A computed fold for a 701-nucleotide part of an RNA from a soil metagenome, annotated as large-subunit ribosomal RNA, domain II. Its mean pLDDT, the model's own confidence on a scale to 100, is 83.

[in-house]
Context: one part of a larger RNA
RNA sequence: GCCGGCGAGUUACCCUAACCUGCAAGUCUAAUUCCGCUACGGAAGUAGCUGGAGCAGACGUAGGGAAACCGAGUCCAAAUAGGGCGAUUCAGUAGGUUAGGAUAGUACCCGAAACCCGGUGAGCUACCCAUGGUCAGGAUGAAAUUCCGGUGACACGGAAUGGAGGUCCGAACUGGUGACUGUUGAAAUAGUCUCGGAUGAACUGUGGGUCGGAGUGAAAGGCUAACCAAACCGGGUGAUAGCUGGUUCUCCUCGAAAUGUCUCUAGGGGCAGUCUUGGAUGUUCAGUAGUAGUUGUAGAGCACUGAAUAGAAGAGAACCCUUCGGGGUUUGAAUCUAAUUAAACUCCGAAUGCUACUACUUUUUAGUCCAGGAAAGAGGCGGUGGGUGAUAAGAUUCAUCGCCGAAAGGGGAAUAACCCAGACCGUCAGCUAAGGUCCCUAAGAAUUGGUUAAGUGGGAAAGGAUGUAAGGUGACUCAGACACCUGGGAUGUUGGCUCAGAGGCAGCCAUCAUUUAAAGAGUGCGUAACAGCUCACCAGCCGAGUUAUCUUGCGCCGAAAAUAUAUCGGGGCUCAAAUCAAUCACCGAAGCUGCGGAUUCUGCGUCUAUCCGUAGACGCAGAGUGGUAGAGGAGCGUUCCAUUGUAGGUUGAAGCUCUGUCGCGAGACGGGGUCGACGAACUGGAAGUGAUCAUGCCGGC
Numbered sequence: 001g002c003c004g005g006c007g008a009g010u011u012a013c014c015c016u017a018a019c020c021u022g023c024a025a026g027u028c029u030a031a032u033u034c035c036g037c038u039a040c041g042g043a044a045g046u047a048g049c050u051g052g053a054g055c056a057g058a059c060g061u062a063g064g065g066a067a068a069c070c071g072a073g074u075c076c077a078a079a080u081a082g083g084g085c086g087a088u089u090c091a092g093u094a095g096g097u098u099a100g101g102a103u104a105g106u107a108c109c110c111g112a113a114a115c116c117c118g119g120u121g122a123g124c125u126a127c128c129c130a131u132g133g134u135c136a137g138g139a140u141g142a143a144a145u146u147c148c149g150g151u152g153a154c155a156c157g158g159a160a161u162g163g164a165g166g167u168c169c170g171a172a173c174u175g176g177u178g179a180c181u182g183u184u185g186a187a188a189u190a191g192u193c194u195c196g197g198a199u200g201a202a203c204u205g206u207g208g209g210u211c212g213g214a215g216u217g218a219a220a221g222g223c224u225a226a227c228c229a230a231a232c233c234g235g236g237u238g239a240u241a242g243c244u245g246g247u248u249c250u251c252c253u254c255g256a257a258a259u260g261u262c263u264c265u266a267g268g269g270g271c272a273g274u275c276u277u278g279g280a281u282g283u284u285c286a287g288u289a290g291u292a293g294u295u296g297u298a299g300a301g302c303a304c305u306g307a308a309u310a311g312a313a314g315a316g317a318a319c320c321c322u323u324c325g326g327g328g329u330u331u332g333a334a335u336c337u338a339a340u341u342a343a344a345c346u347c348c349g350a351a352u353g354c355u356a357c358u359a360c361u362u363u364u365u366a367g368u369c370c371a372g373g374a375a376a377g378a379g380g381c382g383g384u385g386g387g388u389g390a391u392a393a394g395a396u397u398c399a400u401c402g403c404c405g406a407a408a409g410g411g412g413a414a415u416a417a418c419c420c421a422g423a424c425c426g427u428c429a430g431c432u433a434a435g436g437u438c439c440c441u442a443a444g445a446a447u448u449g450g451u452u453a454a455g456u457g458g459g460a461a462a463g464g465a466u467g468u469a470a471g472g473u474g475a476c477u478c479a480g481a482c483a484c485c486u487g488g489g490a491u492g493u494u495g496g497c498u499c500a501g502a503g504g505c506a507g508c509c510a511u512c513a514u515u516u517a518a519a520g521a522g523u524g525c526g527u528a529a530c531a532g533c534u535c536a537c538c539a540g541c542c543g544a545g546u547u548a549u550c551u552u553g554c555g556c557c558g559a560a561a562a563u564a565u566a567u568c569g570g571g572g573c574u575c576a577a578a579u580c581a582a583u584c585a586c587c588g589a590a591g592c593u594g595c596g597g598a599u600u601c602u603g604c605g606u607c608u609a610u611c612c613g614u615a616g617a618c619g620c621a622g623a624g625u626g627g628u629a630g631a632g633g634a635g636c637g638u639u640c641c642a643u644u645g646u647a648g649g650u651u652g653a654a655g656c657u658c659u660g661u662c663g664c665g666a667g668a669c670g671g672g673g674u675c676g677a678c679g680a681a682c683u684g685g686a687a688g689u690g691a692u693c694a695u696g697c698c699g700g701c
């Protein structure tokens, strides 16, 4: 891992509701006990069942008040006033079944880490006590002593002897520094190389002692028998778990929520909202139209409150001067003019929305109320209107609508949410939606007229550009434009200033005049300054359009990323298979339609039953039939009990296996084979009643 078996809402009592049964203004007995029967027993007796007694008591028939108490009323009160709660009629009670809830030292099942109690452990390890054992070899050479020197005597010096030390080097022994190997190991901590200590606070044998909030600890929360911030074993114990996981057959009807508020509350709950079931009511709901209202948003505006710009105005203030009369400079409020601005501004002000009434529409059913049962209270994305953020986020937080959630199908290459569209079942029939129609790939290499040359299409901005197409406006032009080419481009003058120099051309000022077809006191190079080249401007040559600017369509540049083309799904596409405008066909879904069938509800009809309320069967018509949590309904099957060890069964039961038919399905009934002894159905009853899943448990492979 697979297969097989086992594996999870039970039981008791109480409460509430629905349904069924009995009786009914009443209903019911409880403990206990009597008669009878049955079982057990020798008997006494015990247990069970049927029937009777037991009128204690419970609920109901009347309420109000704290109560006394009063009573269809009562309480407050002085009250006959007023108000509160009631009555003005009317169903309960007992039992059963089912559902939900509460309680329960299990309460659907499995699961902690923990807590407490009693014991077992110091044969591992920590420390201690007692008694033993072990430490090759080498090195160094303390004190002390002796001799010699030395001293007045010491001191002191030298040599020899000596053999100290938590001394040195290094085996045994002990430790465990670094690296590698090992990492389902040779080993639940090791191997190899390397390394520390190695006469000491050394190492070690044996015996003994101290333990669970306790021991021991040269102290690391270390160690206390291979995981110790509280050992192990048993018990309390099935601790508790607002947490995770799991929770077993079928079909049918409806079908959510992820919000508000409160919460030692935030991944849990209470109440409400939303769902379902039963009952009541019967258009009160919704949509559209009309009428009458409501509002302060979008927009707009500056009349208020603020912000804010320019100008006028000049109060006041500061400084200076003063002959004290005043004057000057700076700043600058109110006010006026012009032009702005605001979520917390409004003289204004929509569209929507909301409220009320009336009418119409809907073949069903919507709304509201009462009662039983829930789930949910982590939401997500998209559009629109906002806040926060950076007018960031697949961000976050509100409002509103849609979808996913709980929705399959078609399109979008693939892709919860986007676009189209809501799957009862079948069908080798048809029509369409979104989206498509060259090939992959169903359907047009469709038609008409343009655009694009960039593979733009098939990713992107500011900005840039004689791309190209269409349109507009202006200027020049056969009295010759625009462009090329040829020639001229002069004089006063080197303008003045400045400057070493400044001669058109470093800079400043001025920018005139003359000759002219034309020529700037000079457009750009250039020189130290000149020179030189050139331009503006003019003429010639040429012979038809040229130029500036604006608007629009489609293109161009701007354009760099990490495994592999890789920003059309691919091939491939250029009067397209791109794009714009227009047109006609076709394809295309579980949409719609046709045909057949099932089922729910409503209506009608027929038949049967009837307690006359209704229920059931059949037929027709209409409307439905996606679905998670969840609510409701109808069924299938397993084991056992009664019928019953009965019917059946060696002329072959159960089981297993192959197969047919029936049923929407769970399943049922047959046939063949195998097997060899058991064993139903109907109608009821009771549950140890259904497993692909719990890192489920046990077994096999």
Stems, first nucleotide, its partner, number of pairs: 001701006011104002014101010026059003032053003036049005063070002073085004108246002111243001115236006126210009135200001137169003140165001144161006173197003178193004212228001214224003249635006259272005274375001275373007284366001286361009299348001300346002305342003309338004316331006379404010409420003424597004429593003435587003438571003444584001446583006457573001463557002467554010485540004490514003495509003520535001524533002598625012636690001638687005648678001655674008